[in-house]
């Protein structure tokens, strides 16, 4: 510089065009249950890297940029 993969709650993740104003488990915050802790039960906070685009509809598909990784080249 080419190519390819990757980016979602605080962490690990589902997720293949509409059942997603995104779901789970951990952790946290509040009550509950106990003699206290633990552990259980219950509710709750909390993400789709960013711009465009296609669609009737986009976390999904396209393109671009950033960030990350992996390979090939190039520097004589």
């Nucleotide at each position: 510089g080419c190519u390819c993969c990757c980016u979602u709650c605080g962490u690990c993740u589902a997720g293949a065009g509409g059942c997603c104003u995104a779901g789970g488990a951990c952790a946290u915050a509040g009550c509950c249950c106990u003699c206290u802790c633990a552990a259980g039960g219950c509710u709750g906070u909390a993400a789709c890297a960013c711009g465009g685009g296609u669609u009737c509809g986009a976390a999904u598909c396209c393109c671009g940029u950033a960030g990350g990784g992996a390979g090939c080249g190039c520097c004589a």
The prediction has a mean pLDDT of 84. Transfer RNA from a Gammaproteobacteria bacterium, 76 nucleotides, folded computationally. The organism belongs to Gammaproteobacteria, within Bacteria. It matches the Rfam family "tRNA". By type it is a transfer RNA.